The prediction has a mean pLDDT of 80. A computed fold for a 73-nucleotide RNA from an uncultured Coriobacteriia bacterium, annotated as transfer RNA. Rfam family: tRNA. The family's RNA type in Rfam is transfer RNA.
RNA sequence: GCCCGCUUGGCCCAACGGGAUAGGGUAGCGGCCUCCUAAGCCGCAGGUCUGGGUUCGAGUCCCGGAGCGGGCG
Numbered sequence: 001g002c003c004c005g006c007u008u009g010g011c012c013c014a015a016c017g018g019g020a021u022a023g024g025g026u027a028g029c030g031g032c033c034u035c036c037u038a039a040g041c042c043g044c045a046g047g048u049c050u051g052g053g054u055u056c057g058a059g060u061c062c063c064g065g066a067g068c069g070g071g072c073g
Stems, first nucleotide, its partner, number of pairs: 001072007010026004019056001028044005049065005
C1' cells in the first nucleotide's frame, strides 16, 4: 500500500430479505417485601462508530472517514 470481516446503552448479545415505538441479560437508580441486608417482585433511565447518499421509510443498502481483527505484498 492492497483485500476481507466487524463496530448497537457501562459490559454482553438480538433485530433473518429496508417497514418500529430498536428487544433482552447484567450493572445503575427508585419502590415493594424484610428488624436490617441479600434474594425475589415492580418500575425508571441509558444505545445503532462518524459524515454524506439512495428511499415515502435506513441498525439494515451505497460512498468517504475512524477504530479493532485477519490475509497478501

Overview:
It was read from a public genome assembly.